The part of an RNA shown here (small-subunit ribosomal RNA, central domain) has 349 nucleotides and comes from Halanaerocella petrolearia. Its mean pLDDT, the model's own confidence on a scale to 100, is 88. The full RNA is in RNAcentral, with records from ENA, Greengenes and SILVA.
Context: one part of a larger RNA
Parts: sequence; structure tokens; C1' cells
RNA sequence: CUGGGCGUAAAGGGUGCGCAGGCGGUCUAGCAAGUCAGAGGUGAAAGCCACUAGCUCAACUAGUGAAAGUCCUUUGAAACUGUUAGACUUGAGAGUAGAAGAGGGAGAUGGAAUUCCUAGUGUAGUGGUGAAAUACGUAGAUAUUAGGAAGAAUACCAAUGGUGAAAACAGUCUCCUGGUCUGACUCUGACGCUGAGGCACGAAAGCUAGGGUAUCAAACGGGAUUAGAUACCCCGGUAGUCCUAGCUGUAAGCGCUGGAUACUAGGUGUUGGGGGUUCAACUCCCUCGGUGCCGUAGUUAACGCUUUAAGUAUCCCGCCUGGGGAAUACGACCGCAAGGUUGAAACUC
Repeated sequence: CUGGGCGUAAAGGGUGCGCAGGCGGUCUAGCAAGUCAGAGGUGAAAGCCACUAGCUCAACUAGUGAAAGUCCUUUGAAACUGUUAGACUUGAGAGUAGAAGAGGGAGAUGGAAUUCCUAGUGUAGUGGUGAAAUACGUAGAUAUUAGGAAGAAUACCAAUGGUGAAAACAGUCUCCUGGUCUGACUCUGACGCUGAGGCACGAAAGCUAGGGUAUCAAACGGGAUUAGAUACCCCGGUAGUCCUAGCUGUAAGCGCUGGAUACUAGGUGUUGGGGGUUCAACUCCCUCGGUGCCGUAGUUAACGCUUUAAGUAUCCCGCCUGGGGAAUACGACCGCAAGGUUGAAACUC
């Protein structure tokens, strides 16, 4: 390489948009590039292979045949692929009427809690722990009452719930805005799927500049514990945590499961629509879109998965090929830096 694989053994890109490329619904007609058939030409000889023959055998030699090409020319076929022209509606999209939602951005605003400040009441403790101590407190703490300030987060509702491509998203109100689902028809007429590069988004920590700083809290200081204790526990506490503008581009970015389409027993919750049954509500039945559990066939090394597949198939992309060396080195690209992406070998088992 071929073959085989990627939930847990090595292996799904963090997620989307999308150029090229690959693949692509139904019908009719033409063309004949692919495809198929016939004929002709060529593919030197030797060698290889098969069968014979000659040296006493063999090696060796000779003869006949076979084999050898994505080959060339020409004549045809038209099912399939392709291509040209025309048509279609079921894929895709648009319009229309409804629906749900912590989807995104901006602004305004509420209450509880926390800390601090001021004042009152009040007096000797408070706090903390396994037990203590550091710490705070007679300069009046803790507790409690009233008033004020600040920043951050939004109890209950709350859910196996909802939304989003993922990361993620939760008090309330207003404005702007993206996507999704359902119903019945009308319209466009394959406009589709995937997607190397590319572009965009991307938790936390970190970086730059300017603000902000209530809480919590790396570093750091102190008290304990201990043989020691650069920790676990306690008292403090700065970056940071928050906002604005930019950078970084990584995570157990996990369903450890790429996307799309079709097909393949059921049962039972829940969520958003629609329809039927009924005088009506309830109930019950059907159906479309999500989200859970159980389970048949099938599948799997087993565990398990099972219409939300890890089943049966097709298309496209990414990735794997013993462990260590190696989240490495060198080089390249990116970054302010930290570092990131790509990514070996010697050697060793």
C1' cells in the first nucleotide's frame, strides 16, 4: 500500500458558514466523452510461463504457443454515468395564518443577602476548630434597631423542562434582532448533500489599556497539625473575579458517538403545535417537531446500542496503524507575552 477500523481497546476535527472538489430526485428526446461489442494495427528479440525437441541427465540450447496495454485507428449499440434541449413535483426554498422559548444585542429598573459607614440600645465577650490558636473587642465588639453607600449575583417558580451550531443562556420591563415548529393552500422548479483550503464564533485561566472592586480568592503573611508540612484546617489578604475596547484560541470543548438521506416491532413519560370524538369541559384517538426511560429483530469482544442506532444501506469530510522517547526537537506560520497550530528521528522495551 491493500485490507480493517474510529462509544469504552489507537482513532470524530470544539462548532458553524462556505469557494474549489466529490456525490446527487422523476420523465422524454438528441449526442456519444465514459461504458459495451466487432474488425484492423501495434506492443522487437531475448527473458518469464506451458508443451515438445537436442547435448547420456541437468544446467544450457532450440522450436511452437501463450502471456503482456487504462494503447492507436475504424465501424456500431444507447440501458447506465456524462452532456445538450425540454418537461415535472415528491427533495430544497419563498409567500401566507398561527405557536413556544434563560436564543443574541442595548437601555432602564426591583427585592433579598453580603460588606462597610453613621446613630441608638446594650455589656464582655465574639469568632473559629477534631481540639485550639492567630484574629476582632472596654478607644465598646458580637447581638439588635434605624438610616445611608457600594459592587456582584438573581432564592422560590425549576423540571428527566426550554432555547441555541457549539461555547453557552435564568429577577422584571422596553426597544432592536437571528433561528425553529405547526396548518392549509399558492408559487419557484433540483435551486440539493458534504466540504480540503478559507472565513466566523469559541468556557475558564491568562495578556494590553482604561475604569470598578461588595463577596470570594492563586501568590503572600500569620495560627495550627506534623518527624517535617513550602499542604489539607483556621485568621487575614493582593492579582483576579465585574465593566468597556482589543488580544489569546485552548478544555474530560464528552453523548469520550462528524454531517446528510432512506428504511427497520412495540410500550410508557414529558414538551411545542395541529386534527378528530363530545352540546361543551374532561377523557380518549390520530398526527408533525423536540426531549427521556424500557424493549423486539438486528448488532457488539463484552458492556451495551436499539426509529434520538452503536441496526440495514448510500454520499462527502476528518482521523487511526505497538508502548516510551513525544502535549518533544528542528523548521514554518500565528501571538505583546504566556504560548498555540503543524510535527519527526536517534535510542529503547